[in-house]
RNA sequence: CUUACGGAGAGUUUGAUCCUGGCUCAGGAUGAACGCUGGCGGCGUGCCUAACACAUGCAAGUCGAACGGACUGGCAGAUAGCAGAUAGCCGAUAGCAGAUGGUUCGCCAUCAGGCAUAAGCUAUCAGCCAUCAGUCAGUUAGUGGCGCACGGGUGAGUAACACGUAGGUGACCUGCCUCGAAGAGGGGGAUAACUACUGGAAACGGUAGCUAAUACCCCAUGUGAUCGGUGAUUCGUUUCACCGAUUAAAGCUCCGGCGCUUUGGGAGGGGCCUGCGGCCGAUUAGCUAGUUGGUGGGGAAAUGGCUCACCAAGGCGAUGAUCGGUAGCUGGUCUGAGAGGACGAUCAGCCACACUGGCACUGACACACGGGCCAGACUCCUACGGGAGGCAGCAGUGAGGAAUAUUGCGCAAUGGGCGAAAGCCUGACGCAGCAACGCCGCGUGGGCGAUGAAGGCCUUCGGGUUGUAAAGCCCUUUUCUGGGGGAAGAGGAAGGACGGUACCCCAGGAAUAAGUCUCGGCUAACUACGUGCCAGCAGCCGCGGUAAAACGUAGGAGGCAAGCGUUAUCCGGAUUUACUGGGCGUAAAGCGCGCGCAGGCGGUUCCGUAAGUUGGACGUGAAAUCUUUCGGCUCAACCGGGAGGGGUCGUCCAAUACUGCGGGACUUGAGGUCGGGAGAGGGAAGUGGAAUUCCCGGAGUAGUGGUGGAAUGCGUAGAUAUCGGGAGGAACACCAGUGGCGAAGGCGGCUUCCUGGCCCGCACCUGACGCUAAGGCGCGAAAGCGUGGGGAGCGAACGGGAUUAGAUACCCCGGUAGUCCACGCUGUAAACGAUGGGUACUAGGUGUUGGUGGUAUUGACCCCAUCAGUGCCGAAGCUAACGCGAUAAGUACCCCGCCUGGGGACUACGAGCGCAAGCUUAAAACUCAAAGGAAUUGACGGGGGCCCGCACAAGCAGCGGAGCGUGUGGUUUAAUUCGAGGCUACACGAAGAACCUUACCAGGGUUUGACAUGCUAGUGGUAGUGAAGCGAAAGCGGAACGACUCUUCGGGGAGCCUGCACAGGUGCUGCAUGGCUGUCGUCAGCUCGUGCCGUGAGGUGUUCCCUUAAGUGGGGUAACGAGCGCAACCCUUACCGUUAGUUACAAGUGUCUAGCGGAACUGCCCGGUUAAACUGGGAGGAAGGUGGGGAUGACGUCAAGUCAGCAUGGCCUUUAUGUCCUGGGCUACACACACGCUACAAUGGCCGGUACAAUGGGUUGCCAAGCCGCGAGGCGGAGCUAAUCCUAAAAAGCCGGUCUCAGUUGGGAUUGGAGUCUGCAACUCGACUCCAUGAACGUGGAGUUGCUAGUAACCGCAGGUCAGCAAUACUGCGGUGAAUACGUUCCCGGGCCUUGUACACACCGCCCGUCACGUCAUGGGAGCUGGCAACACCUGAAGCCGGUAUCCUAACC
Repeated sequence: CUUACGGAGAGUUUGAUCCUGGCUCAGGAUGAACGCUGGCGGCGUGCCUAACACAUGCAAGUCGAACGGACUGGCAGAUAGCAGAUAGCCGAUAGCAGAUGGUUCGCCAUCAGGCAUAAGCUAUCAGCCAUCAGUCAGUUAGUGGCGCACGGGUGAGUAACACGUAGGUGACCUGCCUCGAAGAGGGGGAUAACUACUGGAAACGGUAGCUAAUACCCCAUGUGAUCGGUGAUUCGUUUCACCGAUUAAAGCUCCGGCGCUUUGGGAGGGGCCUGCGGCCGAUUAGCUAGUUGGUGGGGAAAUGGCUCACCAAGGCGAUGAUCGGUAGCUGGUCUGAGAGGACGAUCAGCCACACUGGCACUGACACACGGGCCAGACUCCUACGGGAGGCAGCAGUGAGGAAUAUUGCGCAAUGGGCGAAAGCCUGACGCAGCAACGCCGCGUGGGCGAUGAAGGCCUUCGGGUUGUAAAGCCCUUUUCUGGGGGAAGAGGAAGGACGGUACCCCAGGAAUAAGUCUCGGCUAACUACGUGCCAGCAGCCGCGGUAAAACGUAGGAGGCAAGCGUUAUCCGGAUUUACUGGGCGUAAAGCGCGCGCAGGCGGUUCCGUAAGUUGGACGUGAAAUCUUUCGGCUCAACCGGGAGGGGUCGUCCAAUACUGCGGGACUUGAGGUCGGGAGAGGGAAGUGGAAUUCCCGGAGUAGUGGUGGAAUGCGUAGAUAUCGGGAGGAACACCAGUGGCGAAGGCGGCUUCCUGGCCCGCACCUGACGCUAAGGCGCGAAAGCGUGGGGAGCGAACGGGAUUAGAUACCCCGGUAGUCCACGCUGUAAACGAUGGGUACUAGGUGUUGGUGGUAUUGACCCCAUCAGUGCCGAAGCUAACGCGAUAAGUACCCCGCCUGGGGACUACGAGCGCAAGCUUAAAACUCAAAGGAAUUGACGGGGGCCCGCACAAGCAGCGGAGCGUGUGGUUUAAUUCGAGGCUACACGAAGAACCUUACCAGGGUUUGACAUGCUAGUGGUAGUGAAGCGAAAGCGGAACGACUCUUCGGGGAGCCUGCACAGGUGCUGCAUGGCUGUCGUCAGCUCGUGCCGUGAGGUGUUCCCUUAAGUGGGGUAACGAGCGCAACCCUUACCGUUAGUUACAAGUGUCUAGCGGAACUGCCCGGUUAAACUGGGAGGAAGGUGGGGAUGACGUCAAGUCAGCAUGGCCUUUAUGUCCUGGGCUACACACACGCUACAAUGGCCGGUACAAUGGGUUGCCAAGCCGCGAGGCGGAGCUAAUCCUAAAAAGCCGGUCUCAGUUGGGAUUGGAGUCUGCAACUCGACUCCAUGAACGUGGAGUUGCUAGUAACCGCAGGUCAGCAAUACUGCGGUGAAUACGUUCCCGGGCCUUGUACACACCGCCCGUCACGUCAUGGGAGCUGGCAACACCUGAAGCCGGUAUCCUAACC
């Protein structure tokens, strides 16, 4: 430089993040199966399960040129026999007919001669049978030869020299084939077949007799061969020479030849041996008697304990023997970037097996798939005596199973056996059939075609989509159907199962041909309906509880396509076993520590060697497969030719850097000598003081002790406290220190003895003697165990007292074991630095311990350097982060140990150890989709710090008790309509429930409707008003009256009415929503841009200091700025000025009203603060530090509230869940709670007199004066559309009187009676008035509320709603007018910082254990049972070897 090849991730732990880590997915593959579907062809493949059992047919025969027969046929001959036809001759004693006589009428006797025939004889022709000897052709049961050991099947067994690879055989065999040498002479006796007799149902035999051979035997010959001996040769059992012994043969023929015997070589095939290689388990650690070796005998083709006798005592094993489990091995196949991993169908090589087990025979080869014997199981036949069988050959059957084919054709080709050959045989093989089982190829049409048809689906109703898709027009014919022709495959002729097949030609006609899976993310493709945690889906995460892109269906879309999905299995992804290529401080993981055998690794230098290593050459690594190239089937799959690749392999040659090995040398590693040093290092003996307890004594009196507070306890029998004396045990204050020592555990008064290690200095000695360390051995806290002591204090268990709901605890009083000592055992700990050991290297700074040297000093310090320890902080670097950082968790090397998701499980079983307790080693089933580490943001804490708030405290007044009002719960009811539910529901929606309201209940009506819009048809006495009558009303009814507008004068509009669309719903869902609202909270917070820090979530800013009401401001600062909030701007109030002036007032003013403006800003002074911000005080001022009040509510939280205010998606309802009406209910009443009112009285009640407001409202209204009524009220009518009039009396207050502490002259509930007013109507169910009545209640338990100044409290006034009113409520208004705040410990709420966290639905969190019930899996369990293996013993078939005997026996002796 060129070429080739070449590695992808995702989901899931969290609120989020990074990491660790498992699970899951996307890919490829298959001898597959299942579901749905299915047009064609080519090439392949097809019992993976029961090496389960098999009906039936076929799968190994062939040779007559080895042999004798037998049979069939031809030819020709001899002998004997049988018998036919024709012609001629002869011819009846038998038959037919006639005559006479007799007669018992049945027949008898006699006569003459006629007709026809049989037999016989002669000649000619044709035939049959038997016997004998012969010849030719064919067939073949038997003898004989070769084959049957190949080919074909299967994978049970086998962990082995079985297989693979490389070698060896001086330790071997080899039929047929091939090449060479030599030979084939003479003789002999049998035996099948066959014949006869005979047994048996059969299978199968028996006896006698005959016969042949290439069957068998003997003699001869001996090239050779074998054996023995001798001599050479070889490392050796090899080879050569000589001598001796033994040892061969077969013929057939078509006359070409084929065979036969001995022997040497070759080729091909085989036996045996060896190195190396390839599974799991140590919860299998020891195994072995023919075992290991030797000598000798035997055996075998051959080595060998292969076998036997004797001798010796060996052999194997942690580099895994033995045992157990699993498995045919390989070439290869699949996958993978590769290294690897998994597999071993088809094809090929090897092995093993042939019903199960054993055995041999024959043979060149077998211990033999379609041979034999025995035993066994099974099946079949039988005459019951006895026999037969082996599909893991090809088909086929049953069975098993998710599952795997035809009882096909042919020997035409290839190959095999036999034969001289023709040929025969061949389920090997070649073909066909079945199966989408796989791979490959083709097709199901192509072009044009918009009105974007119809239909379907969706829709915001406009449309969109299906979709150029269809229809339609034009075209083509692969495929299909029909017809015609028609192969190669076959070497010289004929001969083809496949096959009338491939292929070619013609005709017809778009004709015959598309499915399947998916559409939440991963992952490509979305809507509608149905369903409603159901039905179902699901690979993982997860969907489904009424708006499901996740279920089912439909439409549409996406993927692949004659297939598509699912399931199963393997590899990949998975660097998740990490050789390539991982880890162990906290995620899983460093043995508790040391000593040390094996093993692994090992300083400097020289020489040798060449094992490892490197290079080259040669051999081999079968073929197929794979890669590549070229070629053949139209392409491809498939097939053929060439090349390449493939190894821990073998041999030879070469190299010598490194490692190894052998030898020599060295000193720096290691060790030693010498001189110093520190130390709670270890063991033993002794000894000391303080303290506790106990005992004795003194003195002393009522308590003591203990706790949060108590009690139990001790104490008047004298305690505690105190003094003196004594006893005993244990531990050693101060010193004492991230000080010291030790390997770790651990070690602490002092002294002595014994003893280990360490550090420093000097250079002297040895000369790599080193490091690590599986097994092994030792040490090893506490508790515990054994034996014996000891026992002060402390103190499990235990007793008692408390605490508590309980208290098997924490606290208290006691107290046993134990703690202590000696000896022995145990062998574990958060045995921790959660960090194995060794060596080397890599910035510093600062302490401290021990030593040495230097400088300095009078000297001790200090200082400098260095070695060894021990701490802190940090550079680089490392790390997921935290952190580590010369004491590494950095950079490297060496060795060991350990890890591989969580639970199950520091468990079970087994084994070892232990006196026991228990320890060590250590699983599986089952189950989960996580379990985890570090860090982040929140939230939380009976964590910390700082700071706020009527939060507490300090106060005032209440609530909780009473009666009543109102709301709610509950209960009741025909209905008591609905909503609101801690704070943030409960005088809340409701600023007015007698009817109405009203939504509820009962009853009665009504159905295009009480109300809207559109369309359609109708209608002129129409719409509308609407008397009588019925009715509770609604409504029914309909007398009578009676319109509007436009007009072309027909009619139209409006109205009414009919029908259809639709209206209607206070029906459901506030968890589908909008809007509005509550709450945290008027709390000071919540964020962003850019930058910076962090792998990241995120942080910084916003933290810190000061300050503020405030994230208010200032300072500082890797931050600098900004936004929403705070503040300010707005309204009101307080002061002043100014403008205007209806009304008010007597004026004029400006109290006042309405505007406009000013004024307050820490502006000024003093102090504090480093400074600033700010703050304390002061002046001035009406007001002073946001002057008071209001409006204003950040990001967000509570799926907070509201579908019943309104709006609104979806669902439901439509003669009702709509609508109208009457009556009832919302007003119920054993109770409970909430918010209030009135009180309980003298700071009061009552009576009389008297003073001072503000905000408001008013024409269907407010209502004056005056009069009537005790009063509510009535009459009355002036004024007022309001600063004008009215409401309107303000009340507390003040003055005077009375009451005198009582259930009262307090309190007013309740009830009776009588009235007034509103209203259609006060019964359920109004308010008010008067008379009478006169209840509870004497200041309220636990608990709890409001309020910090014009506030609380007390007092009245007004308004809205409203006919009236249940208002004591609410919203406002003014009058009188306090007390207290030391302070922030505590309660509640909140803000900021920090800390812990296993919480994140965020502490109302999370989570543990027992129990109850059910299910599953595993362990134990008195035992029972099956299988496998081993050992011992008993019986013992066939067979082989040996011995012996009876019997039989031709050829040879």
Small-subunit ribosomal RNA from an Anaerolineae bacterium, 1453 nucleotides, folded computationally. Its Rfam family is "Bacterial small subunit ribosomal RNA". The source organism's lineage runs through Bacteria, Bacillati, Chloroflexota and Anaerolineae.